[in-house]
RNA sequence: GGGUCUUUAGCUCAGUUGGUUAGAGCAGCUGACUCAUAAUCAGCGGGUCCUUGGUUCAAAUCCAUGAAGACCCA
Numbered sequence: 001g002g003g004u005c006u007u008u009a010g011c012u013c014a015g016u017u018g019g020u021u022a023g024a025g026c027a028g029c030u031g032a033c034u035c036a037u038a039a040u041c042a043g044c045g046g047g048u049c050c051u052u053g054g055u056u057c058a059a060a061u062c063c064a065u066g067a068a069g070a071c072c073c074a
Stems, first nucleotide, its partner, number of pairs: 001073007010026004019057001028044005050066001052064003
């Protein structure tokens, strides 16, 4: 220098053919249970869907630029 892939909650990751309000597990908090802790059960909070712009009635999803990271080639 060229190519491919990834970026979504604190962490690890889903998200179908673009369609109403973006989800799970773990973690955290509150409560129940217990003499108490753990475990278990119930509930709650938590999001600039990497940035900017574009297409569209509608974008996490499509297109372009940029950023960060991984791998391959030279």

The prediction has a mean pLDDT of 80. Transfer RNA from Spirochaetes bacterium GWB1_27_13, 74 nucleotides, folded computationally. Taxonomically the source falls in Spirochaetota (Bacteria, Pseudomonadati). The sequence was found in a public genome assembly. Its Rfam family is "tRNA". It is annotated as a transfer RNA.